[in-house]
């Protein structure tokens, strides 16, 4: 990059620097001077890699280390309230959105 496939309900620091923001967006609704974010370290997993018939073991390239991908964002069902064919509320179910990985242009 309007591409393609597989995955997102597990897991992971009471460390050091540093200091003010951060959870993609948009709307709640969190987190943060009892230290955001970013850098080191630690740590967590097993996509790609290695081995190996497997199953499994390593971890050499990535990733990730509040909250389910924090929930929501469009559709469509069931249920239940209002009210009169609309609305709201909750649950699923599909989709979009986005991330990471491996590949392709």
């Nucleotide at each position: 990059c309007g591409c393609u496939u597989a995955u997102c309900g597990a897991g992971a620091g009471c460390g050091g620097c540093u200091g003010a923001g951060g959870g993609a967006c948009u709307g709640g609704c969190c987190c943060u001077u009892u230290g955001a974010a970013g850098c080191c370290c630690g740590g967590c997993a097993a996509c790609c890699u290695g081995u190996g018939a497997a199953a499994g073991c390593a971890a050499g390239g990535u990733g990730c280390u509040a909250a389910u991908u924090c929930c929501a964002g469009c559709a469509a069902a069931a249920u239940g309230g209002a009210a009169a064919u609309u609305u709201c509320a909750u649950u699923u179910u599909g989709g979009g959105a986005g991330a990471u990985a491996a590949g392709g242009u």
Predicted 3D model of a 105-nucleotide RNA (SAM riboswitch aptamer (S box leader)) from Jeotgalibacillus soli. RNAcentral holds the sequence, with entries from Rfam and Ribocentre. The model forms 97% of the base pairs in the Rfam consensus. The prediction has a mean pLDDT of 85.